[in-house]
RNA sequence: CGAGCCGGCUGGGCAGUCGCCGGCAGGGAGUUAAUCUCUGCGGGAGGAAAGUCCGGGCUCCAUAGGGCAGGGUGGCCGCUAACGGCGGCCCGUCGUGAGGCGGGGAAAGUGCAACAGAGAGUAGACCGCCGGAAUCAUUGCGUAUUCCGGUAAGGGUGAAACGGUGAGGUAAGAGCUCACCAGGCUUGCCGGUAACGGCAGGUGCUUUGUAAACCCCACCUGGAGCAAGACCGAAUAGGGAGAGGGCGGCCCGUCCGAGUUCUCCGGGUUAAGGUCGCUCGAGCCGCCGGGCAACCGGCGGCCUAGAUGAAUGGCUGCCCAGGCUGCUGCGGGCAACCGUAGCAGCCGGACAGAACCCGGCUUAUAGGCCGGCUCGGAAA
Numbered sequence: 001c002g003a004g005c006c007g008g009c010u011g012g013g014c015a016g017u018c019g020c021c022g023g024c025a026g027g028g029a030g031u032u033a034a035u036c037u038c039u040g041c042g043g044g045a046g047g048a049a050a051g052u053c054c055g056g057g058c059u060c061c062a063u064a065g066g067g068c069a070g071g072g073u074g075g076c077c078g079c080u081a082a083c084g085g086c087g088g089c090c091c092g093u094c095g096u097g098a099g100g101c102g103g104g105g106a107a108a109g110u111g112c113a114a115c116a117g118a119g120a121g122u123a124g125a126c127c128g129c130c131g132g133a134a135u136c137a138u139u140g141c142g143u144a145u146u147c148c149g150g151u152a153a154g155g156g157u158g159a160a161a162c163g164g165u166g167a168g169g170u171a172a173g174a175g176c177u178c179a180c181c182a183g184g185c186u187u188g189c190c191g192g193u194a195a196c197g198g199c200a201g202g203u204g205c206u207u208u209g210u211a212a213a214c215c216c217c218a219c220c221u222g223g224a225g226c227a228a229g230a231c232c233g234a235a236u237a238g239g240g241a242g243a244g245g246g247c248g249g250c251c252c253g254u255c256c257g258a259g260u261u262c263u264c265c266g267g268g269u270u271a272a273g274g275u276c277g278c279u280c281g282a283g284c285c286g287c288c289g290g291g292c293a294a295c296c297g298g299c300g301g302c303c304u305a306g307a308u309g310a311a312u313g314g315c316u317g318c319c320c321a322g323g324c325u326g327c328u329g330c331g332g333g334c335a336a337c338c339g340u341a342g343c344a345g346c347c348g349g350a351c352a353g354a355a356c357c358c359g360g361c362u363u364a365u366a367g368g369c370c371g372g373c374u375c376g377g378a379a380a
Stems, first nucleotide, its partner, number of pairs: 001376010012319007020044002023041007046351001050362002053360005058225004065252004070221005075089005090103005104216002109214002111210003126155002128151008163181006182206002184203008229276004239265005244256004283302008322347011
């Protein structure tokens, strides 16, 4: 210099002006209050606020009990409030490499494997090979056709055809036998917390794929959700029908209950009412310490939206990234043109937007910045 891999950060700035939603202080209206209003000060979206996929907090149902069913997860160890997340490691696979992707069991059982093919999983005989018989022909060896049998070495089909190479063996063949190689299972020893790895031995065991098919194993799992839920207030009425009801699948068990409970019909009120929940929290920032890391601990500092017909905006000016066009200078090139610097004009932010809160994952994202590493080339 070229081509790549991985990770992190940012994602417009300033000023003026007119508004919007909360908070605090002061004033005014209102009999007090609720509430309304004026002035001032200060605050007001994101890295994903999104999808709502997973986990937790919180609330109610019984401080949520036992079994079954159902659902979820899946190498090992750790982190965490928890997780399907994250970190480190192990194994497989792809890549020259930095790295990427994947992860229980198919040797417990059942099912399925299109098309092609003779045969698709206790294999299989289409061609070929080998043996035998019959027939035709022939002097004869043989050859041809048909039939019977053997054979998985060779051909052919397929995504996949039941280890590979060689030798022996045989009529021809075959782990049929043997040597070596690959894999599996198994025994012992060693290393590691473990997944797993290494070494030595035994066994011809060679067993296809699929579990996001049923299933098996291990572990986890009660349900509903801030329209949860609580309080205040308006209306209220009694009535009719049915039924035990709750623990949101079933059974057990348990709690409440005999109408004061639940469901439906019909009636009344009008309101999508107000207040709380609501934002101080597994919080954010900095420093120090522990740990390879995820993360944890200590100290100090900070308070940073809280709407609900749902605020966080509109306009103007300047500037910074950045892009396009034109002109000029310089360098390279035969030229078209390319690179670079200056000036002028025009354009000028991507994806998107809180709604109880938090930890993740996934998806969207114009442009810009930074770090680590790999491969190739050149020079020193």